[in-house]
RNA sequence: GGGCGGUUAGCUCAGCGGAAGAGCACUUCCUUGACAUGGAAGGGGUCAGAGGUUCGAUCCCUCUACCGCCC
Numbered sequence: 001g002g003g004c005g006g007u008u009a010g011c012u013c014a015g016c017g018g019a020a021g022a023g024c025a026c027u028u029c030c031u032u033g034a035c036a037u038g039g040a041a042g043g044g045g046u047c048a049g050a051g052g053u054u055c056g057a058u059c060c061c062u063c064u065a066c067c068g069c070c071c
Base pairs, nucleotide, nucleotide: 001071002070003069004068005067006066007065010024011023012022013021018055026042027041028040029039030038048064049063050062051061052060
């Protein structure tokens, strides 16, 4: 330098054109003498960045950045 894949919540990952989710973690409450477990409720996201396509983009296209694999 070229090719391919990845980048979404604190972490691990879904979602792949119509109002962003799960598990774990976190907060509050119930349960306990206390802790753990269990139960209920809740907070948290510039969907890597910029442009484009579209009535509408996490999703499609282009460029850039970073990570991984191959040549």
Record summary
The prediction has a mean pLDDT of 83. Transfer RNA from a soil metagenome, 71 nucleotides, folded computationally. The RNAcentral record of the sequence draws on MGnify. Its Rfam family is "tRNA". By type it is a transfer RNA. Gene Ontology term of the family: triplet codon-amino acid adaptor activity.